Predicted 3D model of a 126-nucleotide RNA (c-di-AMP riboswitch aptamer (ydaO/yuaA leader)). Rfam family: c-di-AMP riboswitch aptamer (ydaO/yuaA leader). Its family is annotated with regulation of gene expression and cyclic-di-AMP binding in the Gene Ontology.
This record gives sequence, C1' cells and structure tokens, in this order.
RNA sequence: CCGGCACGACCGCCGGGGCAGGGCCGGGGACCCACCGCACGUCUGGGGUGAAGCGCGCGUGCCGCGCCGGGCGACUCCUCCGUCCGAACCCGUCAGCUAACCCGGUAGGCGGUCUCGUGGAGAACA
Repeated sequence: CCGGCACGACCGCCGGGGCAGGGCCGGGGACCCACCGCACGUCUGGGGUGAAGCGCGCGUGCCGCGCCGGGCGACUCCUCCGUCCGAACCCGUCAGCUAACCCGGUAGGCGGUCUCGUGGAGAACA
C1' cells in the first nucleotide's frame, strides 16, 4: 500500500471502523563456511533498525575542516552543479552466515511559501 470476511430484521448501494490474507521491509534461526592460538587489559560488555560513519585540529565547543554516507532539484540510471541532513530509538550479558521454521513492522499531528538545475543513455507516451 491493497483489503477477503464479519458486523446489521432482509436485499442492494455508499461510507466509516475492525481484522484474516497479500505485497513490501526487518529480526531470530542448521549443515557447510567463517570465527576459534598466547599474553595483558577492560566490562565503560556485546548486538539490531537507520544515510546517520571515520579521521584531523585546537581556543574542548550547540566548534572547525577533510573523507565518506543520505534527502531534494516532478519516470529510472550515470554525470556535473545547487541546497540541505549525518539523528533517534530498540534488545538486555545474548544473537556471524544460515535451508526448513519462528517473530515483528507497514504510526501520528499542524501551518505557510517557494522550486521543478546541466549533459547523456534508457523507459514510457504519442
């Protein structure tokens, strides 16, 4: 995102709410493979979603710079340019990959204004 079904005196239509299921996304979970050695230190452990990481600087900051990652510029990809973002949350000492199998998500609110870049390839339409 779609929405079978149920709800109702009966039938049909419409609408709202609920919820299976589907699509999409994420986590756990074998063989094999990877990891696995020694010493010291630490627990301030380790792991997950996500773009949200790493390094350097010094005047250690709501800081600066670099690399890198992400959004937008009206189909997709590449290129250059412009302009922004680089958070937050979760698990709870535990989890590599992983077929079968198991589990979860697919939330919400308010107002205004502006923009619709370059070059190329492809798709679609006509």